This is a predicted structure of a 72-nucleotide RNA (transfer RNA) from Candidatus Collierbacteria bacterium CG09_land_8_20_14_0_10_46_12. Rfam family: tRNA. Rfam's curators write: Transfer RNA (tRNA) molecules are approximately 80 nucleotides in length.

[in-house]
RNA sequence: GGCCCUAUCGUCUAGUGGUUAGGACAUCUGGUUUUCAUCCAGAUAACUAGAGUUCGAUUCUCUAUAGGGUCA
Numbered sequence: 001g002g003c004c005c006u007a008u009c010g011u012c013u014a015g016u017g018g019u020u021a022g023g024a025c026a027u028c029u030g031g032u033u034u035u036c037a038u039c040c041a042g043a044u045a046a047c048u049a050g051a052g053u054u055c056g057a058u059u060c061u062c063u064a065u066a067g068g069g070u071c072a
Base pairs, nucleotide, nucleotide: 001071002070003069004068005067006066007065010025011024012023013022018055027043028042029041030040031039048064049063050062051061052060
């Protein structure tokens, strides 16, 4: 340098055009417990950036950025 793949809560992950962006762990609050842990209930928290298509984009297209794979 060419080609391919990936980017979603703090972490892991589901979501292939619409209707609260869902779940697990973690964090916080409350309950339970003599205390801690466990358990139960609840809360907070996310679509890499820009442009385009579309009535509507996390989703489709292009570019950029970052990461990974492969060829030279």
The coordinates come from a structure-prediction model, not an experiment, and the mean pLDDT is 81. RNAcentral holds the sequence, with entries from ENA.